RNA sequence: GCGGAUGGCUGGAUGGCUGCUGGGGUGAUUUGCUUGCAGAUGAUCUCAGAGGAAAGUCCGGACUCCACAAAGCACGGUGCCGGGUAACACCCGGCGGGGGAAACCUCAGGGAAAGCGCCACAGAAAACAAACGACCCUCUAUAUGGGGGCCAUGGUGAAACGGUGGGGUAAGAGCCCACCGCGCGCGCGGCAACGCAAGCGGCACGGCAAGCCCCACCGGGAGCAAUGCCAAAUAGGGACCUCGCGCCGCAAGGCUGGGAUGCUUGAACCCAAGACGGUCCGGGUUGGCAGCUAGAGGAUGUCUGGUAACAGAUAUUCUAGAUGAAUGGUCAUCAAGGGCCUCGGCCCGAACAAAAUCCGGCUUAUAGGCCGUCCGCGCGC
RNA sequence: GGUCCCGUAGCUCAACUGGAUAGAGCAGCUGACUUCUAAUCAGCAGGUUGAGGGUUCGAGUCCUUCCGGGAUCG
Numbered sequence: 001g002c003g004g005a006u007g008g009c010u011g012g013a014u015g016g017c018u019g020c021u022g023g024g025g026u027g028a029u030u031u032g033c034u035u036g037c038a039g040a041u042g043a044u045c046u047c048a049g050a051g052g053a054a055a056g057u058c059c060g061g062a063c064u065c066c067a068c069a070a071a072g073c074a075c076g077g078u079g080c081c082g083g084g085u086a087a088c089a090c091c092c093g094g095c096g097g098g099g100g101a102a103a104c105c106u107c108a109g110g111g112a113a114a115g116c117g118c119c120a121c122a123g124a125a126a127a128c129a130a131a132c133g134a135c136c137c138u139c140u141a142u143a144u145g146g147g148g149g150c151c152a153u154g155g156u157g158a159a160a161c162g163g164u165g166g167g168g169u170a171a172g173a174g175c176c177c178a179c180c181g182c183g184c185g186c187g188c189g190g191c192a193a194c195g196c197a198a199g200c201g202g203c204a205c206g207g208c209a210a211g212c213c214c215c216a217c218c219g220g221g222a223g224c225a226a227u228g229c230c231a232a233a234u235a236g237g238g239a240c241c242u243c244g245c246g247c248c249g250c251a252a253g254g255c256u257g258g259g260a261u262g263c264u265u266g267a268a269c270c271c272a273a274g275a276c277g278g279u280c281c282g283g284g285u286u287g288g289c290a291g292c293u294a295g296a297g298g299a300u301g302u303c304u305g306g307u308a309a310c311a312g313a314u315a316u317u318c319u320a321g322a323u324g325a326a327u328g329g330u331c332a333u334c335a336a337g338g339g340c341c342u343c344g345g346c347c348c349g350a351a352c353a354a355a356a357u358c359c360g361g362c363u364u365a366u367a368g369g370c371c372g373u374c375c376g377c378g379c380g381c
Numbered sequence: 382g383g384u385c386c387c388g389u390a391g392c393u394c395a396a397c398u399g400g401a402u403a404g405a406g407c408a409g410c411u412g413a414c415u416u417c418u419a420a421u422c423a424g425c426a427g428g429u430u431g432a433g434g435g436u437u438c439g440a441g442u443c444c445u446u447c448c449g450g451g452a453u454c455g
Base pairs, nucleotide, nucleotide: 001377002376003375004374005373006372007371008370009369010368012334013333014332015331016330017329018328020049021048022047023046024045025044026043028041029040030039031038032037033036051352055363056362058361059360060359061358062357063223064222065221066220070265071264072263073262075219076218077217078216079215080094081093082092083091084090095109096107097106098105099104110214111213115212116211117208118207119206132154133153135149136148137147138146139145162180163179164178165177166176167175181203182201183200184199187196188195189194227290228289229288230287237281238280239279240278241277242275243274246255247254248253256272257271258270259269297318298317299316300315301314302313303312304311305310337348338347339346340345382454383453384452385451386450387449388448391407392406393405394404400438409425410424411423412422413421431447432446433445434444435443
C1' cells in the first nucleotide's frame, strides 16, 4: 500500500427573540364556604423538558387485580455443558458439527437402539428387506425355457444396507486379511459437555422429531383502557348489607344440595325461604384525582474478586410525565464533513425516527463522521 | 396504549397427513354462430401464494423476522 475479519463511539455546538408542557416562588383579580383555607384566571421570575433505537410488541420480569389446600390430565414453552442474572428464548466462557488459507464466522446443538407415521417421481428394490438386467452352475432337446447361486457390476434417485487394496471362488460376497470408517468400550484427563484410548465386534443402527411422540426442566389468569377513589347520572334488572333462612339437634355440630378463571376429583371455606329498608353494580353519564415516575436506576472515575459476562465497595453527578397528547419556530456565528469551481470564493451541512406504567434483552430501520484490534499478500528499510 | 386475527389470478374461493405443471367460477382477450348485440360453443392469457431467511430431497402448507389490513378492550 492492497484485500479481508472483527469490536466500539457519535447521532452537531453557542447565543438572541418568541412559543408549548411540568415543578417551585412572588404579587394581582375572582369564586366558594367551615373566615382562613381551598379552587379558578391571567401576569411575572426561576428550574427541568425524547431516543439509540422512544419502533416492532418478539421474549423475560417488577407492579396491580382476580383465582389459589392439593393431586392428576391437558396445553404452551425451553433444549450440548458450566457460569452470570430479579428473570429470560438474553449475555459470557467452553465442547462438538459445518465453512474458510487465516483472522474469524455459523448451528432450533437432547432422543431415530420406546413406539407410530412419511420418504413423491424414477428405480429390481426406499428400510421387516428383496433380486430386474448382466454374471456363474445345472436340467431338458441346442433356448428367447425351468431350477439354483450371487450382489462385485449396470442404470435410477436427495438417499441403495461400509470404503480401498489383496487373497479366495464355478461366479461372487467381511467369506478371509491389512489400512480407514463405524459400534461397544477397560482405563486416564475434565465440575461437565466432551477428549485420549487398551481391547472386543465382521458391520448390526438410512433420513425426517421447525411430523406425532419420548425424556428433562419451567409456566395460575389478565393486563396501567390493570386497579382504587370523587363527582355527575340512574326506567325496568342484578349483587351485597340488615332482619330472616332447607332437614336433625336445646346447643356445639352433623346431613342434603349448590359454588373452583383450561378440564376432572376435591380437603377447607362460602351459600341455601323471603322482606317496607340501606348500599352498590349494570344500563346510562362520559368529567376529574390517584396509580405516575427516584428505579433490580443510568453515567463517569477509583479499588477488590472473576479469563469473561458480572458482582461488591466508594465518590461525584443526572433523573420528562403529557392525555387530542408539550419538548417547537426563527435569526446570527461556528464545526465534523461534502459539492461546484474562473483557485478565489460560493452552496449544502442532510439519516432513521419521536416518550405514554416502569425496567432487562432481542429484532428491525439508520445520512454522515470517529477510534481501535487481528489475518493474508506485496514493497521499502 | 394493550390484546387477538387475517393475507393464494382483477374479484370470490379451492388445493387432504409437505409431493411435483397451484386449480375452479365470474370478469378479460381471440375466433365461431348472428344482419348486429346478448346468450351459447371453441381456445388463450393472467400467480415470484404479502416480502426476506431457515428446516427438508422437496414448502401455498412447518419455523422465524419484517410489511400491509382488520377486529376488540375504558
Two RNAs folded together computationally: RNase P RNA and transfer RNA, 455 nucleotides in total. Rfam match: Bacterial RNase P class A. By type it is a ribozyme. Rfam describes the family as follows. Ribonuclease P (RNase P) is a ubiquitous endoribonuclease, found in archaea, bacteria and eukarya as well as chloroplasts and mitochondria.